About this RNA: The prediction has a mean pLDDT of 88. This is a predicted structure of a 347-nucleotide part of an RNA (small-subunit ribosomal RNA, central domain) from an uncultured bacterium.
[in-house]
Context: one part of a larger RNA
RNA sequence: CUGGGUUUAAAGGGUGCGUAGGCGGUUAGGUAAGUCAGAGGUGAAAGAUUAUCGCUUAACGAUAAAAUUGCCCUUGAUACUGCUUAACUUGAAUCAGAAUGAGGUUGGCGGAAUGUGACAUGUAGCGGUGAAAUGCAUAGAUAUGUCAUGGAACACCGAUUGCGAAGGCAGCUGACUGGAACUUGAUUGACGCUGAGGCACGAAAGCGUGGGGAGCGAACAGGAUUAGAUACCCUGGUAGUCCACGCCCUAAACGAUGUUGACUCGAUAUUCGUCUGGAAUGGAUGAGUGUCUAAGGGAAACCGAUAAGUCAACCACCUGGGGAGUACGUUCGCAAGGAUGAAACUC
Numbered sequence: 001c002u003g004g005g006u007u008u009a010a011a012g013g014g015u016g017c018g019u020a021g022g023c024g025g026u027u028a029g030g031u032a033a034g035u036c037a038g039a040g041g042u043g044a045a046a047g048a049u050u051a052u053c054g055c056u057u058a059a060c061g062a063u064a065a066a067a068u069u070g071c072c073c074u075u076g077a078u079a080c081u082g083c084u085u086a087a088c089u090u091g092a093a094u095c096a097g098a099a100u101g102a103g104g105u106u107g108g109c110g111g112a113a114u115g116u117g118a119c120a121u122g123u124a125g126c127g128g129u130g131a132a133a134u135g136c137a138u139a140g141a142u143a144u145g146u147c148a149u150g151g152a153a154c155a156c157c158g159a160u161u162g163c164g165a166a167g168g169c170a171g172c173u174g175a176c177u178g179g180a181a182c183u184u185g186a187u188u189g190a191c192g193c194u195g196a197g198g199c200a201c202g203a204a205a206g207c208g209u210g211g212g213g214a215g216c217g218a219a220c221a222g223g224a225u226u227a228g229a230u231a232c233c234c235u236g237g238u239a240g241u242c243c244a245c246g247c248c249c250u251a252a253a254c255g256a257u258g259u260u261g262a263c264u265c266g267a268u269a270u271u272c273g274u275c276u277g278g279a280a281u282g283g284a285u286g287a288g289u290g291u292c293u294a295a296g297g298g299a300a301a302c303c304g305a306u307a308a309g310u311c312a313a314c315c316a317c318c319u320g321g322g323g324a325g326u327a328c329g330u331u332c333g334c335a336a337g338g339a340u341g342a343a344a345c346u347c
Base pairs, nucleotide, nucleotide: 004318005317006316007301008300012315014201015200016199017198021194022193023192025088026087027086028085029084030083031082033081034080035077036076037075038074040072041071042070049065050064051063052062053061054060091191092188093187094186095185096183097182103177104176105175106174107173108172109171110154115149116148117147118146119145120144121143125136126135162169163168206247207246208245209244210243211242215241216240220236221235222234223233258314259313260312261311262310263309266292267291268290269289270288271287272286273285274284275283276282296303297302320347321346322345329340330339331338332337
């Protein structure tokens, strides 16, 4: 390098949009670049191959053939690919209709609970644990009631639910806004798929500036436990968690399963639509979400129309373990660090 692979053995990029590139529906005509056929030229010799011959044989040598799978030119063929012309509608998209959903951004509002403050009632404990102690409390705590205040999260509904490209999204409500699906007709007429670079988004933690700070809580302090206890348990508690703006760009970013299209025996549940029907827990059908299974696949577990089955297109990635996601260089970042990414050596 090829062959072979990528759910779990090494291996799918965190996700999308999209440039170049690669690939690309149906019909007819033209062209003849790719492609195919014929003719011609060239493809030095030696060597190598085959055959015959010459030195006693061999090595060696001679002659001939074949080969040189290529390139150029020319005459044709036109199925496929390309280019071009004209057309098509099934791929793709647009319009219309009525629904759907924790999709997104931003504002307003709400109740429960914790904390705190004030007042009132009230008296000796409260709290915490395996048991305790630190802690709080006669300066009146805990408990109970009323009022006030502040921040964060939204019980029940709630689900094997739904939405989103992924990350993710859940109180109620207004405004703005993205998408998918369905139904029927109309419109455009291949406008498509994938996508190296690139661009955008990207949990948590972390960083910068300014706010905010109830609860929780790295660090830290104390009390326990213990041989020790830099822990697990307890009492406190700072960053942080929250908001705005700007960075960071990583996760077991998982379905450990790239995207798109086609095809392949069934059963059953459920979400959102449509049709039928007087109605039904009825029937039919489209899109999604689950479970079980035949064939098929798989080392097996299992997958099984939401494939890991049978095919096609394009991208990404793998090539023994360690060294190592390290060093060096480059690049991005305020930093923390990220991206790219070896070798010696060793088994």